[in-house]
RNA sequence: CCAGACGGCCGGACGGCUGCUGCCACAAGUGUCGAAAGGCCGUGGUGGAGGAAAGUCCGGGCUCCAUGGAGAAACGGUGCCGGAUAACGUCCGGCGAGGGUGACCUUAGGGAAAGUGCCACAGAGAGUAUACCGCCUUCACAUGUGGAGGUAAGGGUGAAAGGGUGAGGUAAGAGCUCACCGCGUAUCUGGCAACAGAGACGGCAUGGUAAACCCCACCGGGAGCAAGACCGAAUAGGGGUGGCGCGGAAGCUUGACUUCCAGUCUUCUCCAGACCUGACCACCCGGGUUGGUUGCUAGAGGCGUUCAGCAAUGGGCGUCCCAGAUGAAUAGUCGUCGCGUGCGCACCUUCGGGUGUUGCGCCAUACAGAACCCGGCUUACAGGCCGUCUGGCUCC
Numbered sequence: 001c002c003a004g005a006c007g008g009c010c011g012g013a014c015g016g017c018u019g020c021u022g023c024c025a026c027a028a029g030u031g032u033c034g035a036a037a038g039g040c041c042g043u044g045g046u047g048g049a050g051g052a053a054a055g056u057c058c059g060g061g062c063u064c065c066a067u068g069g070a071g072a073a074a075c076g077g078u079g080c081c082g083g084a085u086a087a088c089g090u091c092c093g094g095c096g097a098g099g100g101u102g103a104c105c106u107u108a109g110g111g112a113a114a115g116u117g118c119c120a121c122a123g124a125g126a127g128u129a130u131a132c133c134g135c136c137u138u139c140a141c142a143u144g145u146g147g148a149g150g151u152a153a154g155g156g157u158g159a160a161a162g163g164g165u166g167a168g169g170u171a172a173g174a175g176c177u178c179a180c181c182g183c184g185u186a187u188c189u190g191g192c193a194a195c196a197g198a199g200a201c202g203g204c205a206u207g208g209u210a211a212a213c214c215c216c217a218c219c220g221g222g223a224g225c226a227a228g229a230c231c232g233a234a235u236a237g238g239g240g241u242g243g244c245g246c247g248g249a250a251g252c253u254u255g256a257c258u259u260c261c262a263g264u265c266u267u268c269u270c271c272a273g274a275c276c277u278g279a280c281c282a283c284c285c286g287g288g289u290u291g292g293u294u295g296c297u298a299g300a301g302g303c304g305u306u307c308a309g310c311a312a313u314g315g316g317c318g319u320c321c322c323a324g325a326u327g328a329a330u331a332g333u334c335g336u337c338g339c340g341u342g343c344g345c346a347c348c349u350u351c352g353g354g355u356g357u358u359g360c361g362c363c364a365u366a367c368a369g370a371a372c373c374c375g376g377c378u379u380a381c382a383g384g385c386c387g388u389c390u391g392g393c394u395c396c
Stems, first nucleotide, its partner, number of pairs: 001392010012337007020048007029041001031040003050367001054378002057376005062224004067272006075220005080094005095109001096107004110215002115213002117209003132155002134151008163181006182204001183202003187198004228294004238285006247261005252255001263275003301320008338365001340363001342362004346355003
């Protein structure tokens, strides 16, 4: 100097005029709107969208409901090890596998000896699978063909052909024998572990596929701020159809009584509770309200510093309050400046390029708006800045 990898940050600034809104203070009046609850109106001060507010993909806080508690099934989710966290399918650190020269990146990473399914086509043969070509021995006929036996080293087909490479051996071959690698069994060493390494014994094939069904381990109630609460106002405690039970026994105080069993409330079981001549379930028709307040922002909070930890993160100390709208506020306009790996002209040039108040003119200035809140993931983004690391070239 060039190329690359990972991480972090910013993403317009200033001024004038006009306008919107939360909170605080003062002020206003028997104001105004309204049926009511309640809302609105002035002056000053002070605050007012995001790193993704997007997607609605996960996890929770919070609220209400299911009669309650426990267990099981069904259904769904996750899937190597260890840790963090309120929790997670998230994050951190490792291990294995794959890619890359490398920094690094990806990983739907448990089980194929519980079972089922699938491996098309090609090929001789694709799972208790084989002999097409070929090689060797031999017989017959005659110079090439056919029969019998042996073979799976060579070739072909295929994504994949039953361990691999080399040597010996053999009629030709084959773990037939041997060496190394691979595989299996049982140990030893290091590590919390996933795993890694080492030697010993054994000639050793029981293919692949689970982001196929499945098995195993762990986790999981439902709905959601349009949840919910309060105030005001109004109405019809409405009507109909179907299903199922509408029972049994005992007691004495003979009652609209008590107890037990059966039944309903639940996908099932156990325990408890409530109910049972409407317990319960399903469907249809119809009526009232649609106004206001609250929930609504002080938090699993931000920032700084310190301690522990490789880190995620946690503890201590200090400091700050950084939106709460409701048809939906934070805007409109003017001027100047800034960024630009934009264009044209001009100048310089080592011909790569450079010059933007150290030339001029024009253009352009990203993705994109909270709606109960928080922790993540995913997606979009003009342009700019910083840090660490890897590779290449040149010079000293």
Molecule: Bacterial RNase P class A
Organism: Pseudovibrio flavus